This is a predicted structure of a 99-nucleotide RNA (Bacterial small signal recognition particle RNA) from a Candidatus Calescamantes bacterium.
[in-house]
RNA sequence: GGCUGGAUCCUGUGCACUGAAGGGCUACGAACCCCGCCAGGCCCGGAAGGGAGCAACGGUAAGUAGUUCCUUCAGGUGCUGCAGGGUAGUCUGGCUGGA
Numbered sequence: 001g002g003c004u005g006g007a008u009c010c011u012g013u014g015c016a017c018u019g020a021a022g023g024g025c026u027a028c029g030a031a032c033c034c035c036g037c038c039a040g041g042c043c044c045g046g047a048a049g050g051g052a053g054c055a056a057c058g059g060u061a062a063g064u065a066g067u068u069c070c071u072u073c074a075g076g077u078g079c080u081g082c083a084g085g086g087u088a089g090u091c092u093g094g095c096u097g098g099a
Base pairs, nucleotide, nucleotide: 001096002095003094004093005092006091007090008089009085010084011083012082013081014079015078016077017075018074019073020072021071022070023069024067025066026065027064028063034059035058036057042051043050044049
């Protein structure tokens, strides 16, 4: 020098990472205009009993906070990842010719 493989390169993609959003779960969360249950008291009744119903208690809504879970989107991030493309350059391996 020739042939050839790989890496670097480009595209797509997978996984992880980062961020955002939504959902799930947990906790808190309504003096009354949410629910349940309603002491006391109040009302009706001759009585039995009934009625409305505050506080308390319990459960929740809107919402707030947390989260190791799920989903979606994005990216000047990463990878011995996967597939395809290309031979312009660089690195490297194999074979081979010449000096």
The coordinates come from a structure-prediction model, not an experiment, and the mean pLDDT is 76. Its Rfam family is "Bacterial small signal recognition particle RNA". Its Rfam clan is "SRP clan". The family's RNA type in Rfam is non-coding RNA gene.